[in-house]
RNA sequence: GGGCCCCUAGCUCAGCGGUUAGAGCGACCGGCUCAUAACCGGUUGGUCACAGGUUCGAAUCCUGUGGGGCCCA
Numbered sequence: 001g002g003g004c005c006c007c008u009a010g011c012u013c014a015g016c017g018g019u020u021a022g023a024g025c026g027a028c029c030g031g032c033u034c035a036u037a038a039c040c041g042g043u044u045g046g047u048c049a050c051a052g053g054u055u056c057g058a059a060u061c062c063u064g065u066g067g068g069g070c071c072c073a
Stems, first nucleotide, its partner, number of pairs: 001072007010025004018056001026044006049065005
């Protein structure tokens, strides 16, 4: 330098055009217990990497930029 893939909650990931973006773990509160852990319930938490485009409508499709990974040279 070229090709391909990934970027969504604090972490790991789902959601691949159609109402308000979700799960587990974490954190916080409560229940249970003599108490702690485990277990159960609730709460909390998002610039869907950034910018632009297409569309009635974009996390989702297209382009560019940034970051990361793999392969080739």